[in-house]
FMN riboswitch aptamer (RFN element), 145 nucleotides, folded computationally.
RNA sequence: AUGGAUCUUCAGGGCAAGGUGAAAUUCCUUACCGGCGGUAAAAGCUGUUUAACAGCUCAAGCCCGCGACUCCCUGCGUUUACGUAGGGACUGACUUGGUGUGAAUCCAAGGCCGACGGUUAAAGUCCGGAUGGGAGAAGAUCGCA
Numbered sequence: 001a002u003g004g005a006u007c008u009u010c011a012g013g014g015c016a017a018g019g020u021g022a023a024a025u026u027c028c029u030u031a032c033c034g035g036c037g038g039u040a041a042a043a044g045c046u047g048u049u050u051a052a053c054a055g056c057u058c059a060a061g062c063c064c065g066c067g068a069c070u071c072c073c074u075g076c077g078u079u080u081a082c083g084u085a086g087g088g089a090c091u092g093a094c095u096u097g098g099u100g101u102g103a104a105u106c107c108a109a110g111g112c113c114g115a116c117g118g119u120u121a122a123a124g125u126c127c128g129g130a131u132g133g134g135a136g137a138a139g140a141u142c143g144c145a
Base pairs, nucleotide, nucleotide: 002145003144004142005141006140007139008138009137010136017029018028019027031125032124033114034113035066036065037064038063043057044056045055046054047053048052061112062111070089071088072087073086074085075084076083077082094110095109096108097107098106116128117127118126
């Protein structure tokens, strides 16, 4: 240093303005938002003597994968329930042009998407499960490989 074990902390944003109406942050015009890991040609930093090369940092809602919701199965906790560990199902959305050897990631333009329950009226944005869970991130310890 890498892996492993244990522990700690952290880990999601958003209806401004107007219209209709008895009633809408739910409809309409318009506005606003974008979890985590990977990929990634510009740029920056570092190393070696320049070049060149190597390493690092940062960059995708709609490219690949993961998480959350819901459902199912199995083990354990004596139990249909509930809890917990593991597995499975489900799981949205992009094109065109430009540059270039190379871009679904850059630049430009125009699009599109967003669990469940609730609600005087249909919700990505309000309220709720949730002071929850969590992809994962950072750190500490062990001295196990």